[in-house]
Context: one part of a larger RNA
RNA sequence: GCCUGCGAAUUAUAAAAGAUGGCUUGGUUAAUACGCUACGCGUUGAAGCCUAAGUGAAAGCGAGCUUGAAGAGAGCGAUUGUCAGCUUUUAUAGACCCGAACCCAGGUGAUCUAACCAAGGCCAGAAUGAAGCUUCAGUAAAAUGAAGUAGAGGUUCGAACUCACUGAUGUUGAAAAAUCAGGAGAUGAGCUUUGGUUAGCGGAGAAAUUCCAAUCGAACUUGGAGCUAGCUGGUUCUCCCCGAAAUGUGUUUUGGUACAGCCUUUCAUUAAGAACUAAUCAGGGGUAAAGCACUGUGUUGGUGCGGGCUGUGAAAACGGUACCAAAUCAAUGCAAACUCUGAAUACUGAUUAUGAAUACAAUGAUCGAGUGAGACUGUGGGGGAUAAGCUUCAUAGUCAAAAGGGAAACAGCCCAGACCAUCAGUUAAGGCCCCUAAAUAAUAACUAAGUGGAAAAAGAGGUGAAAAUGCUUAAACAACCAGGAGGUUUGCUUAGAAGCAGCCAUCCUUUAAAGAGUGCGUAAUAGCUCACUGGUCUAGCGUUUUUGCACUGAAAAUGAACGGGACUAAGUUAUUUGCCGAAGCUAUGGGCUUUGUAAAAAGCGGUAGGGGAGCGUUCUGUCGUAAAGAGAAGUAAAAUUGAAAAAUUUUAUGGAUGAAACAGAAGUGAGAAUGUAGGC
Numbered sequence: 001g002c003c004u005g006c007g008a009a010u011u012a013u014a015a016a017a018g019a020u021g022g023c024u025u026g027g028u029u030a031a032u033a034c035g036c037u038a039c040g041c042g043u044u045g046a047a048g049c050c051u052a053a054g055u056g057a058a059a060g061c062g063a064g065c066u067u068g069a070a071g072a073g074a075g076c077g078a079u080u081g082u083c084a085g086c087u088u089u090u091a092u093a094g095a096c097c098c099g100a101a102c103c104c105a106g107g108u109g110a111u112c113u114a115a116c117c118a119a120g121g122c123c124a125g126a127a128u129g130a131a132g133c134u135u136c137a138g139u140a141a142a143a144u145g146a147a148g149u150a151g152a153g154g155u156u157c158g159a160a161c162u163c164a165c166u167g168a169u170g171u172u173g174a175a176a177a178a179u180c181a182g183g184a185g186a187u188g189a190g191c192u193u194u195g196g197u198u199a200g201c202g203g204a205g206a207a208a209u210u211c212c213a214a215u216c217g218a219a220c221u222u223g224g225a226g227c228u229a230g231c232u233g234g235u236u237c238u239c240c241c242c243g244a245a246a247u248g249u250g251u252u253u254u255g256g257u258a259c260a261g262c263c264u265u266u267c268a269u270u271a272a273g274a275a276c277u278a279a280u281c282a283g284g285g286g287u288a289a290a291g292c293a294c295u296g297u298g299u300u301g302g303u304g305c306g307g308g309c310u311g312u313g314a315a316a317a318c319g320g321u322a323c324c325a326a327a328u329c330a331a332u333g334c335a336a337a338c339u340c341u342g343a344a345u346a347c348u349g350a351u352u353a354u355g356a357a358u359a360c361a362a363u364g365a366u367c368g369a370g371u372g373a374g375a376c377u378g379u380g381g382g383g384g385a386u387a388a389g390c391u392u393c394a395u396a397g398u399c400a401a402a403a404g405g406g407a408a409a410c411a412g413c414c415c416a417g418a419c420c421a422u423c424a425g426u427u428a429a430g431g432c433c434c435c436u437a438a439a440u441a442a443u444a445a446c447u448a449a450g451u452g453g454a455a456a457a458a459g460a461g462g463u464g465a466a467a468a469u470g471c472u473u474a475a476a477c478a479a480c481c482a483g484g485a486g487g488u489u490u491g492c493u494u495a496g497a498a499g500c501a502g503c504c505a506u507c508c509u510u511u512a513a514a515g516a517g518u519g520c521g522u523a524a525u526a527g528c529u530c531a532c533u534g535g536u537c538u539a540g541c542g543u544u545u546u547u548g549c550a551c552u553g554a555a556a557a558u559g560a561a562c563g564g565g566a567c568u569a570a571g572u573u574a575u576u577u578g579c580c581g582a583a584g585c586u587a588u589g590g591g592c593u594u595u596g597u598a599a600a601a602a603g604c605g606g607u608a609g610g611g612g613a614g615c616g617u618u619c620u621g622u623c624g625u626a627a628a629g630a631g632a633a634g635u636a637a638a639a640u641u642g643a644a645a646a647a648u649u650u651u652a653u654g655g656a657u658g659a660a661a662c663a664g665a666a667g668u669g670a671g672a673a674u675g676u677a678g679g680c
Stems, first nucleotide, its partner, number of pairs: 001680006011093008020084004026050003033043004054061002064076004096234002099231001103224006114198009123188001125157003128153001132149006161185003165182005200216001202212003209218001237614006247260005261371002263368001266365005277353007289341001290339002295335009306324002308321005374399010404415003419590004424586003430580003433565003439577001441576006452567001458552002462549010479536005485509003491503002515530001519528002591604005615669001617666006627657001634653008
């Protein structure tokens, strides 16, 4: 891991509701007692309980009572059952099953290990050479020195022994702590054997929360005990009807729970009429927008209270000011906590209309719930960075609990809500060159970028459309040929300044035209060029604005920004006609539910959850039954039947049991629980 078996809402008492049955001359017995075919039945037994009248604190009164001064008003009443078993739910019990860590009580442990006690045992060999002693030297005597002897030490080296510092191996090991190679101590606070002592609210501890039998922040074992678990996991047959929530308030509360909200069952009422939808009418509002009339706030200018700086003056005072600036005027902005204004929606009410009495909604009562972690998308906001597949409200939708078609694939997007069947039709979104069902459809344009098939500010003689305006056969625009002069090198400045460093001025003449000069250039001149003019040529040429489609801007980690092939349309814009396309709608047949006398009509996606109807298993009664060696149960396979759980039959196997039907009772249905036992 698989297979097979086992494996989870039970039982008792009480209460509530429901449907069923008995009685309703109201119902019913409990204990007890008696009897019997005796571990249960029958009889007995109204004690008691519910009910038949309520109301008041009560006396009491009574279809009324109480309050009250009240004949007012208000509150509660003016009633109908009861017993039994059954179903559901609740309460109390282990209370659907498995699961703690803990807490307490009584015992068992020091054969492991810690310390201690008693009696024993063990430590190869080598090194060093303390005190003391002897002799000699030395001294007045000592001290002291030398040599020898001696053999001290938590001394040195190093086996046994003890330990465990490093590395490797091992890591489903040879081993639940080892092996190998090195390492430390090795006469000591040494190691070790046997016996004994100390016990869990405790002992021991050269002290580490360390040890107390592979168990230690409190051992093990039995019991309280099925502790408790707002937590996790699991919870077994079928079909039919309805069908949620992830919100509000409170909570030592936020992954729990109570009440409310939303679902379900059964009734009642609204009701010979509400709700829904649409239109019209009537309302209140202070949002969006807008505005600056208030409250605040921003910018510029004018006037300038007051102040600063500054001048005159001995002071008082009088001036100046491109400084700050109250207030006010003019202009122009901003606001969730501003409003002189002010929508659309939404909301409230009325009327009318459509559909509709088989429909739909609301309200009230009633048994049962679940939910109270929501997700994304669009819209209106708050928080954040006008970030987030972010967070938090409001509002609508979808998912959740929704399959089908589209978006290549894709809970939350678009279309659309699956009772079943059909090799029928017709549509939605989306599509129609091939993959791939349907147009290589039509008309008019655009795009040249593979744009299409990802992106901004910004940039650009890309290209299409529209508009305005200027020049132009008295010849424009571009190109080419020619001219582009004189006073004058204007004046100033300057070393120089001659059109062209800079400053001021910017005239006149000759002219077809030519600036006291557009740019390059020189030290300054020179030189080139432009404006401007003539000629050649010839028909359009400039400027500005708006707009369509394209271009650049454009760098990321596997190749990956049309789904692919491919496409110049099979791209984009506008228009048109066809077709394809879903479990939508229609058609044909069938099933079920609700309503209904019927005909028929409407309906039948579904998690949590509510309601209804059934299938099967074991046992019991009817029943020591039907059946059964001419083959029971069981096992294997097939066929048939039924909407399903399932049932029946046949064949084979098997070798002795055992239905159906109608009732009853449950150890009654497995795929999941790191389930449990066995097998492989």